[in-house]
Molecule: SAM riboswitch aptamer (S box leader)
Organism: Nocardioides turkmenicus
């Protein structure tokens, strides 16, 4: 670069350099010289991964220990796993405006249109896609 999973209504900002732009793209709305983005610094939040602690099903049990039995064996404790909880580590990443800021495309729902139906629309509401952002897997 491109696949699959899962997750995006919570949370969480100071300081230097610098100096105009940023919010992914469009199209709104917004943030910015009371300083955008970028770089460093030092912090916070969160809990995807690994590590760590408690539970701990089916199963599985090389072994430890107990019970059965003449034996193969069987049961039963411990121990191992899925999964569920917790904490937040000198671990890898990731976030720290506004829901991924909001909208696009399909659905159904309310209004509006003379408006019952089709039809058409929108500062509406609700599903769902689409696009995207991070992590985790594996190409």
């Nucleotide at each position: 670069u491109g696949c699959u999973c899962a997750u995006c209504g919570a949370g969480a900002g100071g300081g230097a350099c610098u100096g105009a732009g940023g919010g992914a793209a469009c199209g709104g709305c917004c943030c910015a010289g009371u300083g955008a983005a970028g770089u460093c610094c030092c912090g916070g939040c969160a809990a995807c991964c690994g590590a760590c602690c408690g539970c701990g099903a089916g199963c599985c049990u090389c072994c430890u220990c107990c019970c059965a039995a003449g034996c193969c064996u069987g049961g039963g404790c411990g121990g191992g796993u899925a999964g569920c909880g917790g904490a937040g580590c000198a671990g890898g990443u990731g976030c720290u405006a506004a829901u991924u800021c909001c909208g696009g495309c399909c659905c159904g729902g309310c209004g509006c249109g003379a408006g019952a139906g089709a039809c058409g629309u929108g500062a509406u509401c609700g599903g769902g896609g689409a696009a995207g952002a991070u992590g985790a897997g594996g190409a």